[in-house]
Parts: sequence; C1' cells; structure tokens
RNA sequence: UGAGUCGGCCAGGCGGCCGCGUCGGAGGAUCCCCUCGGGGUGAACCCGCCGAGGAACGUCCGGGCUCCACAGGGCAGGGCGGUGGGUAACACCCACCCGGGGUGACCCGCGAGCAAGUGCAACAGAAAGCAGACCGCCUGGGUGACCAGGUAAGGGUGAAACGGUGGUGUAAGAGACCACCAGCGUUCCCGGUGACGGGGGCGGCUGGGCAAACCUCGCCCGGAGCAAGACCAGACAGCGUGCGUUCGAGGGCUGCCCGCCCGAGCACGUGGGUAGGUUGCUGGAGGGGCGUGGCAACGCGUCCCCGAGAUGGAUGGUCGCUGCCCCGCGCGAGCGGGGUCACAGAACCCGGCGUACAGGCCGGCUCAUUCG
Repeated sequence: UGAGUCGGCCAGGCGGCCGCGUCGGAGGAUCCCCUCGGGGUGAACCCGCCGAGGAACGUCCGGGCUCCACAGGGCAGGGCGGUGGGUAACACCCACCCGGGGUGACCCGCGAGCAAGUGCAACAGAAAGCAGACCGCCUGGGUGACCAGGUAAGGGUGAAACGGUGGUGUAAGAGACCACCAGCGUUCCCGGUGACGGGGGCGGCUGGGCAAACCUCGCCCGGAGCAAGACCAGACAGCGUGCGUUCGAGGGCUGCCCGCCCGAGCACGUGGGUAGGUUGCUGGAGGGGCGUGGCAACGCGUCCCCGAGAUGGAUGGUCGCUGCCCCGCGCGAGCGGGGUCACAGAACCCGGCGUACAGGCCGGCUCAUUCG
C1' cells in the first nucleotide's frame, strides 16, 4: 500500500421564537362544609426542571411483580440436549472439546440415542437396506445365435453400491484366509474437573443416512396476565323454567384422573343497568468512574449520578448558521439550488434472541506485496 477478518461506538450539531406532556413553584377562578372566625377543593394565566431507541419493533424465549383458597401422587402435554462455568433465570453469554470450511486471522454446527423397535427416501440404475448379475470374467452345453450355473475383483448409474491396499487362494472370484492401515467394541496405562486426547493388548472381520419421523434416555416446566390486582365513588329490578341442600347441585387444586378441600346455591332464558376517579407507575437484577478476583462471561468493594410516565395517548413546528449527501456552474479557491435525511417510535419493568437500518468513526488481528 492492497485485500480480508473480528470487535466497539455515533445516529447530524448550535442557537432564537412558538406549541405539547408529567412534575415543582407561584396563582387564585369554581364548588363544598361550617360554630360566620375560617377550613377544604384547587381551574385559567405565569416561571422553572425534564421529556424516545439502538433497536422503544416482532412479542419468540427467560425472569421480577400481581392475582388465582398452591396437601400430595400419576398420566398427558411442552421445552432443552457435547463439557465446564456465568446468571434471578433462559432456548442467552463465556471458555474449551469434537466435526466441517478457510493459506491465515477467523467462521459454521437444533452437537444425546437409528449396534432397542417401527417407519421414510425423488431421479438414475439390473439391483437401494438385504442385498443385488446390465456389461464383463469363469465353468458346462450348443456348429452358432444363445441357454444354465458361479462370481461383487473390473466397467457403468447414483448423494450413497456394504471397509482400503497388497498378497495367499481359485475355473474365475470373494475377509474364504493373511499382513498393514482406517473404523467399531472391550480392557489397561498416561494427561485433563470434564467433554476428550495420546499409547498398548484382545475380539469378530465391518451392523449407510434421516430422530427439525414416531420413539427411547436424562433434566426442567402450575395457570393467567398491569384490560394483572387494590381502593373510592356511582348505577340496577326483578321474573320464568330446571337441578340441588348429608341421597349433596356447584366450585377450587387452572389440560385430565385419583385424592383432598370448600359448599347452599347453581344453570338457562328474559328484562334492567354501569363502564368515572385514585393507585399499581417507574429508583431499578439501574447507569458511569476507580480498585480488585477471574483467560473470559461475570462477581465483589467503593464513590458519583437520576435519565419519559401519557391514558385517544405529549416528545412537534418554524427560522438562522453549519456538518454530510445529490445536482448545476467554474481551470481553481468557491458559488447557487435541493434533501433535512437510514430503520423506526415508549405504555408495568428488566435480561436475551431475532429482524430493520442512510452515512460515518475507532481499535485488535491475518494474508500478500514493496522499501529499510
């Protein structure tokens, strides 16, 4: 210098004016109470602070919180799946192992079990899960075309043809037998917390894929969700039919069963009515700095900071200067015009994952080339 790989960050900036929302201050309209002294309620206007995101998104996982009257057991259902760690928890993160890709930095893997059972597999091909004879080879018959048998060493098809190479053997062949290698099982030694790695012995000569197919094994899982839930105020009206009160309707344990508990009302039809306020609500597994333990994820200690809480739902508009991008003019410095920027937008709160994204900045590392 060029190419690449991994990680982190920003999301136009400054100012003026107007507007909107929460909160605080000031203000006092209105209304209520009363012992007529006052007490409460607090509208408009004014001032001040703060006012979207890295994904606020999708709502796919995991938790906090809330309620459901949570003895317990079983079945069903769902999720996860190399090992060790992190965490409140996870399907997330970190480190490592194994397999695959890359010269490399590095990347990818839903990575338990198909040597339990059942099942599935397009096209091509003679034959596709247990075997298999199309060509070829060998033997026999036949003058011959050809026929019968043997054969998986060679050819051909295929993603895949039943271990590989060499030899013995044979009519030709074949783990039929032998040596070495690969792989599997088993056993021992060494290293590692472990997944696993390295090495030695023995064994039968080899039993392909799919579990995101049913299934098996191990571990985990109650349900519903802030329209949860709580409080205040307010409205209403009953009637008819059926079942039932120890011979027990109905309900709870939130899929079902056993079992346990509550239990006097319940179901259907018809008719009538309410849907306003407060709270939950934002200070939290919170953010930043420093120190410290750890390879890391992360933990611990200490100091500092406070950063939206709407409820038909605020976070906007406009102007000036300027950054960036586009267009035109100019040899050039520059000038003029346009875009106002990508994706998007809180609604109980966190941790993740996934997806969308104009433009730009910073850093680590790798490879190639050149120069010293």
This is a predicted structure of a 372-nucleotide RNA (Bacterial RNase P class A) from an Actinomycetales bacterium. Its Rfam family is "Bacterial RNase P class A". Rfam's curators write: Ribonuclease P (RNase P) is a ubiquitous endoribonuclease, found in archaea, bacteria and eukarya as well as chloroplasts and mitochondria. Its best characterised activity is the generation of mature 5'-ends of tRNAs by cleaving the 5'-leader elements of precursor-tRNAs. Cellular RNase Ps are ribonucleoproteins. RNA from bacterial RNase Ps retains its catalytic activity in the absence of the protein subunit, i.e. it is a ribozyme. Isolated eukaryotic and archaeal RNase P RNA has not been shown to retain its catalytic function, but is still essential for the catalytic activity of the holoenzyme. Although the archaeal and eukaryotic holoenzyme s have a much greater protein content than the bacterial ones, the RNA cores from all the three lineages are homologous -- helices corresponding to P1, P2, P3, P4, and P10/11 are common to all cellular RNase P RNAs. Yet, there is considerable sequence variation, particularly among the eukaryotic RNAs. Identified in Yersinia as Ysr151/RnpB. A source record names the gene rnpB.